[in-house]
């Protein structure tokens, strides 16, 4: 000095007047509700957003079985709990620093899906292109003919070659020729190819020609183990030709969880009214179901429905907490104990705002200066946004500016 990873703060600040909610101290005043004046102390957020999870606290009279039904899903530990933090472990991206995971289970309980290409798409499946056996057919060489024709088989290898073998023709020494295209049936699934993926692979024996058919190494999967490690999962080496794709963010199987509404929950006080039809012998809560258990009822009708009238006013809940700051201590960390100090909104038509000055920051212009940077003017106060029981966490948004660790590349010394 560039380019990155990851943690954190902080998002105006200070003085003055002037208005505003809330405790509260004095003084007055009171129709005892409460008013009015003057001190004093405090007064939105890191996300107050989302309403996606837990809880606390509150009703649902009391207690439970089962099913549905929803959530979680590797180990370990935090925590009041959680689907979350913190460490591990495995799989992935990344050179790295880091980062991500919807991380039980598919041969092992079953039931599905899967476009096109490609023989064939998941169990011994397919026959594309090929290799082999056999049956026969058609053309052909030399060479033979009656001139119309007839005419055969083929493996090995050091591979334009050579050994064997088939057909001719022969003075028997020897010459000449020869593996050309198609069909049927068996056997095989080794090569190419198609696809994201093709029934382990890599060298053999074997075979009529293959093929874990068999053998050695190597990979996976199983079984019984040894060592590390609380575990999760790493190692490691015997046996066993056992060789069983993918997907469960598909239904499902497996292991743990879970009551339901919810401050408009609830609980007090004052004030006001008006009650009627129908239907009914059962209903009603336990907030899908079933049982099971309670409390109303069947004469005084519970309950369900229609129409009608009153009332919505006040107090509480409501904020000292699973609180907030710091020092030590234990712990890799999350957290947790411990001393020691602080009280930091509680509104109900919903409060905190204005004006000025300065300063800090930006952003721009001038000018100075090799640069890094300095000074003077203007402007602007900029971002994402405002409690409404709360609290622990996720998740989304965020102008600007500040610091800390570490990677990775260039320079210098």
């Nucleotide at each position: 000095c560039a380019a990155g990873u990851u943690g954190g703060c902080u998002g105006a600040g200070u003085g003055a007047u002037c208005g505003c909610g809330g405790c509260u101290g004095g003084c007055g005043c009171u129709u005892c509700g409460g008013c009015g004046c003057u001190g004093g102390c405090u007064g939105a957020g890191g996300a107050a957003a989302g309403u996606c999870c837990g809880c606390a606290c509150u009703c649902c009279a009391c207690a439970g079985a089962g099913c549905a039904u929803g959530g979680u899903g590797c180990c370990g530990g935090c925590u009041a709990a959680c689907g979350g933090c913190c460490g591990g472990g495995c799989g992935g991206g990344g050179c790295g620093a880091c980062c991500c995971g919807a991380c039980g289970g598919a041969a092992u309980a079953g039931u599905g899906c899967a476009a096109c290409a490609g023989a064939g798409a998941g169990g011994u499946a397919u026959a594309u292109u090929g290799c082999c056996g056999u049956g026969a057919c058609c053309a052909c060489a030399a060479g033979c003919u009656u001139c119309g024709g007839c005419a055969a088989a083929a493996g090995g290898u050091u591979u334009a070659g050579c050994c064997a073998c088939g057909g001719g023709c022969u003075u028997c020494a020897g010459c000449c020729c020869g593996g050309g295209g198609a069909c049927g049936c068996g056997g095989c699934g080794a090569g190419g190819g198609u696809g994201a993926a093709a029934c382990g692979g890599u060298g053999g024996u074997g075979u009529a020609a293959g093929a874990g058919a068999c053998c050695a190494c190597c990979g996976g999967c199983a079984g019984a183990g040894g060592c590390a490690g609380c575990a999760a999962u790493g190692u490691c080496g015997c046996u066993g030709g056992c060789c069983a794709g993918g997907u469960a963010a598909a239904c499902c199987c497996c292991a743990c969880c879970a009551g339901g509404a919810g401050c408009a929950a609830g609980a007090c006080c004052a004030a006001g009214c008006a009650g009627g039809g129908c239907g009914a012998a059962g209903g009603g809560g336990c907030u899908g179901c079933u049982c099971g258990u309670c409390c109303c009822g069947u004469c005084u009708g519970a309950c369900g429905u229609c129409c009608g009238g009153g009332u919505a006013g006040g107090u509480u809940g409501c904020a000292a907490g699973a609180g907030g700051g710091u020092g030590c201590c234990a712990g890799c960390a999350a957290u947790g104990g411990u001393g020691c100090u602080c009280c930091c909104a509680g509104a109900u038509a919903g409060a905190u705002g204005a004006u000025c000055a300065c300063u800090a920051g930006c952003g721009u212009u001038u000018g100075c200066g090799u640069g890094a940077g300095c000074a003077a003017g203007c402007g602007c106060c900029c971002a994402c946004a405002g409690a409404a029981u709360g609290c622990g966490g996720c998740u989304u948004a965020u102008a600007g500016g500040c610091c800390g660790a570490c990677u990775u590349g260039g320079c210098c010394g």

This is a predicted structure of a 413-nucleotide RNA (Bacterial RNase P class A) from Candidatus Leptofilum gracile. It matches the Rfam family "Bacterial RNase P class A". By type it is a ribozyme. Of the family's consensus pairs, 98% are formed in the model.